[in-house]
Molecule: small-subunit ribosomal RNA
Organism: uncultured deep-sea bacterium
RNA sequence: AGAGUUUGAUCCUGGCUCAGGAUGAACGCUGGCGGCGUGUCUAAGGCAUGCAAGUCGAACGAUUUUGAUUUAUCAAAAGAGUGGCAAACGGGUGAGUAACAUAUUGGUAACCUACCUUGAAGUGGGGCAUAACCCCGAGAAAUCGGAGCUAAUUCCCCAUGUGCUUUUCAGUCGUAUGAUUGAAACGUAAAGAUUUAUCGCUUCAAGAGGGGCCUAUACCCCAUCAGCUUGUUGGUAGUGUAAUGGACUACCAAGGCUACGACGGGUAGCGGGUGUGAGAGCAUGACCCGCCUCAAUGGGACUGAGACACUGCCCAUACUCCUACGGGAGGCUGCAGUCAAGAAUCUUCCGCAAUGCGCGAAAGCGUGACGGAGCGACGCCGCGUGAUCGAAGAAGCCCUUCGGGGUGUAAAGAUCUUUUAUCAGGGAAGAACGAUGACGGUACCUGAUGAAUAAGGGGCUGCUAAACUCGUGCCAGCAGCAGCGGUAAUACGAGUGCCCCGAGCGUUAUCCGGAUUUAUUGGGCGUAAAGCGUCUCUAGGCGGUUUAAUAAGUCACUAGUCAAAUCUUCCUGCUCAACGGGAAGACUGCUAGCGAAACUAUUAGACUAGAGAAUGGGAGAGGUCAGCGGAAUGGCUGGUGUAGCAGUAAAAUGCGUUAAUAUCAGUUGGAACACCAAAGGCGAAGGCAGCUGACUGGAACAUUUCUGACGCUCACAGACGAAAGCGUGGGUAGCGAAUGGGAUUAGAUACCCCAGUAGUCCACGCCGUAAACGAUGGAUGCUAAAUGUUGGCAGUAUCGACCCUGCCAGUGUUGUAUACCUAAGGUAACCCCUUAAGCAUCCCGCCUGUGGAGUACGGUCGCAAGACUAAAACACAAAGGAAUUGACGGGGAUCCGCACAAGCGGUGGAGCAUGUGGUUUAAUUCGACAAUAAGCGAGGAACCUUACCUAGACUUGACAUUUAAUUGCACGUCCAGGGAAACCUGGAUUCUUUCGAAGGUAUUAAACAGGUGCUGCAUGGUUGUCGUCAGCUCGUGUCGUGAGACGUAUGGUUAAGUCCCUUAACGAGCGCAACCCCUGUCCUGUGUUAACAAUUUCACAGGAGACUGUCACGGAUAACGUGGAGGAAGGUGGGGACGACGUCAAAUCAGCAUGGCUCUUACGUCUAGGGCUACACACGUGCUACAAUUGCCGGUACAAAGAGCCGCGAAAUCGUAAGAUGGAGCUAAUCUCAUCAAAACCGGUCUCAGUUCGGAUAGAGGUCUGCAACUCGACCUCUUGAAGUUGGAAUCGCUAGUAACCGUGAAUCAGCCUCGUCACGGUGAAUACGUUCUCGGAUCUUGUACACACCGCCCGUCAAGGCAAGGAAGCCGGCGGCACCCGAAUGUCCAAUUUAUUUGGGCAGAAGGUGAAGUUGGUGACAGGGCUUAAGUCGUAACAAGGUA
Repeated sequence: AGAGUUUGAUCCUGGCUCAGGAUGAACGCUGGCGGCGUGUCUAAGGCAUGCAAGUCGAACGAUUUUGAUUUAUCAAAAGAGUGGCAAACGGGUGAGUAACAUAUUGGUAACCUACCUUGAAGUGGGGCAUAACCCCGAGAAAUCGGAGCUAAUUCCCCAUGUGCUUUUCAGUCGUAUGAUUGAAACGUAAAGAUUUAUCGCUUCAAGAGGGGCCUAUACCCCAUCAGCUUGUUGGUAGUGUAAUGGACUACCAAGGCUACGACGGGUAGCGGGUGUGAGAGCAUGACCCGCCUCAAUGGGACUGAGACACUGCCCAUACUCCUACGGGAGGCUGCAGUCAAGAAUCUUCCGCAAUGCGCGAAAGCGUGACGGAGCGACGCCGCGUGAUCGAAGAAGCCCUUCGGGGUGUAAAGAUCUUUUAUCAGGGAAGAACGAUGACGGUACCUGAUGAAUAAGGGGCUGCUAAACUCGUGCCAGCAGCAGCGGUAAUACGAGUGCCCCGAGCGUUAUCCGGAUUUAUUGGGCGUAAAGCGUCUCUAGGCGGUUUAAUAAGUCACUAGUCAAAUCUUCCUGCUCAACGGGAAGACUGCUAGCGAAACUAUUAGACUAGAGAAUGGGAGAGGUCAGCGGAAUGGCUGGUGUAGCAGUAAAAUGCGUUAAUAUCAGUUGGAACACCAAAGGCGAAGGCAGCUGACUGGAACAUUUCUGACGCUCACAGACGAAAGCGUGGGUAGCGAAUGGGAUUAGAUACCCCAGUAGUCCACGCCGUAAACGAUGGAUGCUAAAUGUUGGCAGUAUCGACCCUGCCAGUGUUGUAUACCUAAGGUAACCCCUUAAGCAUCCCGCCUGUGGAGUACGGUCGCAAGACUAAAACACAAAGGAAUUGACGGGGAUCCGCACAAGCGGUGGAGCAUGUGGUUUAAUUCGACAAUAAGCGAGGAACCUUACCUAGACUUGACAUUUAAUUGCACGUCCAGGGAAACCUGGAUUCUUUCGAAGGUAUUAAACAGGUGCUGCAUGGUUGUCGUCAGCUCGUGUCGUGAGACGUAUGGUUAAGUCCCUUAACGAGCGCAACCCCUGUCCUGUGUUAACAAUUUCACAGGAGACUGUCACGGAUAACGUGGAGGAAGGUGGGGACGACGUCAAAUCAGCAUGGCUCUUACGUCUAGGGCUACACACGUGCUACAAUUGCCGGUACAAAGAGCCGCGAAAUCGUAAGAUGGAGCUAAUCUCAUCAAAACCGGUCUCAGUUCGGAUAGAGGUCUGCAACUCGACCUCUUGAAGUUGGAAUCGCUAGUAACCGUGAAUCAGCCUCGUCACGGUGAAUACGUUCUCGGAUCUUGUACACACCGCCCGUCAAGGCAAGGAAGCCGGCGGCACCCGAAUGUCCAAUUUAUUUGGGCAGAAGGUGAAGUUGGUGACAGGGCUUAAGUCGUAACAAGGUA
């Protein structure tokens, strides 16, 4: 000190979350020791038991016991009682209290003070009682009554009076109610004890310490609490108190407080301090210290120096206990302890040795204060769990690329040490002060034993230090946030390793920090949340120039105070530290004094630059009222006129023969004001527009005459305030919510059309809101310009105006990305820029994540509608702004392509072939699925192939490598038996050789083989597609905060990001083109095998040729285009190979390779048979046709390119033919397939028919290949002769040697389902106006809420589950006051009896009761909304012109 998280990426805004520190903590796991601290935060809930306040015999009398001596005393002890002092301290708590409670500062001339200290003066005389005790009585008890005796430092009387109190007089002092001095009068005191030293007692004064009261300042939240108050505010006189005072009483007056927050409600003890923070602050008030408060709840007084009294009294209430039922007793918020509550908090310990307190003359007694110990890792601090050596590194475990690596010097082992532990011995200080030590045989010291007694917790995806393997498979689970898990999870669980801390480690909760995320320090408001719709104005805040004074603010110095502890620094004591001691500082505050006088302020005076007034002439849809005008729409009357009009994308509803629409004339009514008219004018805003008049507001300019700071802003308040809406009364032409009808549509409560009510208009009164917007509050000053326009003035000029120049005020534009002029600055960016969103000052308003919500409740206003004010629970981790790159658009522009169009021929209908789906099946093996699957993998399924099915076999295996053992043998071949075969069983035969088992073979065993099993979403390689489309990028540089941009844009041009020009770009790469191959022309060379010949054809090899080279025109003179010449070929001559960055998790694990998973007498291997060829059906690709440009018959021509030795196979012969026999020739320019063709051409026939078309299907007979043609081959001959007469919607190919038609060859291959595919030649067209439309693509631009990218995103109702909040007839509580009733203790007043008190009455008075309201909670049928949930229903409202902006 920051980090993560919104996006494809970026910047910003903004919230959420994390890393730090802390705690009176709790929980989980773990746990060796010591020191110092600390420990009911909840139920101020209830409490058993013990203790926590006594002491004094030197105040007093009596009793009991013991001892001594001695019979009378003495000494000691004990428990009661009278009396004195203490008990008001010490200890606990935080319920109450928002207050003079607390803190700080002052006051008391308005006061008190026992014990203590100092000083002054006294202490004389007398008397009456009473408890204890004894006797009697009542009662269960607690306790009480009666009679009798007695003492005192108990009580009373008299005397004395230094003094004191009260009253009066005189003087002095003080700001003052007063203080003080002197004089006089009345009144007023005492107690003794004793050891003879003293201790007490009384009065007065002073001190110290303690307290009461008063004052100023500070002191939480809510305004959805705005008005409160009758002892209230003051006065007079009293009462009361230690003392002031409405503290209380009577009377009089009517005041007092409040926006600087009264009153009310909620919460809370306050401070020193504590935690955190850089600080300012924020939070907090455990332990320790100070103050306050309370003592079961409420009230009250008594005693006393002091209390309205924690362990005193009285009364009431609740609760608990005892009881003989008549009555009594009690108060742990003291120390322990117990129950309850709770996540949670200790021993019914030791001691008065120390410190302190009470009493006492003292010894001493008492003291749960205190000193200690115990329990709890609750916290802080310290120590330990061993140290040194020890392998290129054991075992085990983990990982592995199988080579190794890690754990790891770690262990083992060797040597050493003993803190700690255990045992033993010694042994304190704390004691001052004679005795006296709870702690404690403790701390500490010494010795012995022995590595011995002692390590865990959390984490390892990022933030955040630390990763691998296995298991799991959106399951189980994790998670602080982002998020992880759907078969290769570094995120779940485990193992190993590692990281962090360590007797602890994590989690949870809370506080501060980070958060500048409430911003004083230190934020914002055009678009992210945020400027009130506008103006006027009060309080308040702020305020021009100058002089003087004052000294409130301000500044300096001095003094007092701010308790101690805490904190900081230094020193120091416990072995260190924590902890403690000492010194200094700090505690930023308050008060007083003395100064300064710049600034602010105050007072007095002056000024004119702010502001205002006066005078003058002008501008304007500024406002209100009244009057007037024309055009147009509609209605009505009349005329002319006839069948349509109106409306729409197209229609229909509607209007019209009762005469519409159209047209002419007249008339009526309402509303709005064309042209002028504009970036124009006016107004505070809303807003204002025909013309004229009346009344009226404001602004600008000029003159520089007057006032003399009179100013700015403005909470509250007031006024105005579009449209819609409301009330009353009018008015109503047009338009037009609602509504009706017609269309559209799946629907259409819409968009479109025909009608049409309220309303729109006027008057009066409400409402008070708008995207009331410049989404930009007001005022003042400062910071370059240019230009237009409105108003005014001046100058020049003129007779005058206009023009021109300048100034002031307004209103626009440009402007930093600029024709000229040629700054800045700000902003997240867009943009703003003298009309600021710049630089500054002042004042006001407003904001603080999104949703819930501008909603609920409450209040105010309103006739209502509703407006203003304005939350929370809950949910989410985002919501949002600007800009970027893409993608998309039923956005735009430009361009291209057999994309459309123009043509030619097809497909879709039929039959067959073939592939696919589906179905079937034991199996019909598998893959491929829009374009980019479907005559595709397969360029050859009868067996094999073959992966599928059935059946039978084998298990180191059909195949590879290695090792070991055995075998001098194999293997193989032959024979026999079984079998469908594979194979099994038996027999026969048989190697090389150096004689070593060296090679080879077999068997057995072990490693392993093997898998067309899964995952193409783990992969390599290969391929398809966009697309042979013209694109895709990089380096440097520049611009931008950045993502990115420029380069690669514009203008031309091209097939092309091809080239040219321009240019913050300059270059480069992959693509394009070219280089390569074939072909077209020519030349040269060679010439076998082309029947002969050959200059030629042809073949092979090499070369030439074409480059916009040339001419003309166009064009920016360029690139290039158009036309021409020449040429075999002309603008890329034609064709091929060649496929950029990338897209589709595209295809392929079954071509191959390969990670992982999986099977292993089987998912491997072998064999036989079957299947892949099935068949209601659907689709794709083809072939053959439907015929006459044809079919059939006969005749006559013309190719190219291939293949051939397990081959092509000639002649010849046979067969109708397929073919057979045959075997010449040929390893090929030689021979053969192969006379090499067919369309074509010539001649003949058929004559429009299901035919002399068409050939499916079927029968019979054959041929060939092959172990084998049944399932399931091809071909031949004869016979049979189906559908089909040109094909619906739709759809495909092709731009020239192309389409179309015709045949030929080859690969695969024994043969062939080949009508497929790949090549080859023959014949050989038509059409292209053109780019509106369809499809695909390219470039630029625009919008976007899309980025999985429109097959996107996304809204609302309904249905279902869940959650929280509000309303609600009511029901049940709490709280505070009011009125009345009752009225305890107690206080007080009056009266009586009488002075002992008692009795009676009045007033006040707690608790209780009754009543009506208030306020605040809980609950509540039901109804409504909100949020949320997996893939529910209905539509498609928004985002693109979102299809109606």